[in-house]
RNA sequence: CGAAGUGUAGUUCAGUCAGCAGAACAUCCGUCUGAUACGCGGAAGGUCAAUGGUGCAAUUCCAUUCACUUCGA
Numbered sequence: 001c002g003a004a005g006u007g008u009a010g011u012u013c014a015g016u017c018a019g020c021a022g023a024a025c026a027u028c029c030g031u032c033u034g035a036u037a038c039g040c041g042g043a044a045g046g047u048c049a050a051u052g053g054u055g056c057a058a059u060u061c062c063a064u065u066c067a068c069u070u071c072g073a
Base pairs, nucleotide, nucleotide: 001072002071003070004069005068006067007066010025011024012023013022019056027043028042029041030040031039049065050064051063052062053061
């Protein structure tokens, strides 16, 4: 320098043929217990990497940028 992939909750990841943003673990509260853990119930937690475009509507499609990974030279 060229090509490809990834970026979503504190963490690990679904959701990617446009139409209400989710799961598990972790955290907090309650329950259970003599107590702790486990179990059970509930809650909080997100500018979906950034900007722009298309469109009634974008995590999703398009363009550019950024970070990381891989491959090639």